Predicted 3D model of a 369-nucleotide RNA (Bacterial RNase P class A) from a Deltaproteobacteria bacterium. Its Rfam family is "Bacterial RNase P class A". Rfam's curators write: Ribonuclease P (RNase P) is a ubiquitous endoribonuclease, found in archaea, bacteria and eukarya as well as chloroplasts and mitochondria. Of the family's consensus pairs, 97% are formed in the model. Lineage of the source: Bacteria > Pseudomonadati > Myxococcota > Myxococcia. The sequence is in RNAcentral, with records from ENA.
[in-house]
RNA sequence: GAAGUGAACCAGAUGAUCGCCCGCCGCCAGGCGGGAGGAAAGUCCGAGCUUCGCAGGGCAGGAUGCUGGGUAACUCCCAGUCUCGGUGACGAGAAGGAAAGUGCCACAGAAAAUACACCGCCUCGCUACCCGCGGGGUAAGGGUGAAAAGGUGGGGUAAGAGCCCACCAGUAUCCCGGGUGACCGGGAUAGCUUGGUAAACCCCGUCCGAAGCAAGACCAAAUAGGGGGGCGGCACGGGUGGCCCGCCCAAGGCCCCCGGGUUGGUCGCUUGAGAUCCGGAGCAAUCCGGGUCCUUAGAGGAAUGAUCAUCGUCCCGGCCUCCGUAAGGGCGCCGGGAAACAGAACUCGGCUUAUGGUUCACUUCCACC
Numbered sequence: 001g002a003a004g005u006g007a008a009c010c011a012g013a014u015g016a017u018c019g020c021c022c023g024c025c026g027c028c029a030g031g032c033g034g035g036a037g038g039a040a041a042g043u044c045c046g047a048g049c050u051u052c053g054c055a056g057g058g059c060a061g062g063a064u065g066c067u068g069g070g071u072a073a074c075u076c077c078c079a080g081u082c083u084c085g086g087u088g089a090c091g092a093g094a095a096g097g098a099a100a101g102u103g104c105c106a107c108a109g110a111a112a113a114u115a116c117a118c119c120g121c122c123u124c125g126c127u128a129c130c131c132g133c134g135g136g137g138u139a140a141g142g143g144u145g146a147a148a149a150g151g152u153g154g155g156g157u158a159a160g161a162g163c164c165c166a167c168c169a170g171u172a173u174c175c176c177g178g179g180u181g182a183c184c185g186g187g188a189u190a191g192c193u194u195g196g197u198a199a200a201c202c203c204c205g206u207c208c209g210a211a212g213c214a215a216g217a218c219c220a221a222a223u224a225g226g227g228g229g230g231c232g233g234c235a236c237g238g239g240u241g242g243c244c245c246g247c248c249c250a251a252g253g254c255c256c257c258c259g260g261g262u263u264g265g266u267c268g269c270u271u272g273a274g275a276u277c278c279g280g281a282g283c284a285a286u287c288c289g290g291g292u293c294c295u296u297a298g299a300g301g302a303a304u305g306a307u308c309a310u311c312g313u314c315c316c317g318g319c320c321u322c323c324g325u326a327a328g329g330g331c332g333c334c335g336g337g338a339a340a341c342a343g344a345a346c347u348c349g350g351c352u353u354a355u356g357g358u359u360c361a362c363u364u365c366c367a368c369c
Base pairs, nucleotide, nucleotide: 001365002364003363004362005361006360007359008358009357010356012311013310014309015308016307017306018305020035021034022033023032024031025030037341041352042351044350045349046348047347048346049212050211051210052209056245057244058243059242061208062207063206064205065204066080067079068078069077070076081095082093083092084091085090096203097202101201102200103197104196105195118142119141120138121137122136123135124134125133126132150168151167152166153165154164155163169193170192171190172189173188174187175186176185177184178183216267217266218265219264226258227257228256229255230254231253237249238248239247274293275292276291277290278289279288280287281286313338314337315336316335317334318333319332321330322329323328
């Protein structure tokens, strides 16, 4: 100097003029104070809260899936193990079970898991020999493929084959050491060699009421607390995911037609699993204790804005000076330009996505001394 990996912080400030919303004070005029985010977005998870519900048992369904810890909880966070990717800093993981069962593995290939052998090798016969044909043996060599029943070497064989042996790999069983554990390291025995796929169905373990602030509560006003018909009639029907049982309501109920009134207001609505500082425990996530702060948005078709000036930040160009071998960089001055993604709507903890700038730590490469 270039390229990269991980993390943290900020998201302009001040003043003036005009405009809007909320709270407080005031008889009024008016005064004082406050007024979008790091993601407010997505609506993907989890909750607080509200309403309904014997909220119980079961089936189906859904979610989840390595170990330990954190949390109100989570599919989230932290630490670790294993696997994969990367030269590396690091990143990703849909990470239980294929020996319970079923399915799938295109094309190519003889054949894709009960692998029935394409080329080949050996042997017998037709035949004295070659070619060819037929029978038997074989899966070491070749071919196809992502993958073809472990690998290398030797023995053995008619030719071969874990058929046998040595070493290695895998698997199974047992044992030793480390670790809370996932798991890691090592040893012994056994020729046992049993493909992949569950992000296919499935099996196993764990968990799971539903709907949602347009939830819901209250007040006010008004009307005709309206009329007609049908089913049902003692268990039909109703009771907030589906079905069954249980439990509750109990002729309540359901369906069709005609007609009337209401669409208003208040609350929910902002003090919270809150923010921040210090100390302690912990590798960390986080937890415990103490102090400080909270007129710190609460709109209701939706306010939080516009203009001007100065400063700040960043980008480009120029001048000057300092450092440096050079490349290049720093201070100061001048001129021009830019300012991203984006907008609360009950609240909170995460994840994901979009985006401007600054800083710190680490990795790799190049050049020079």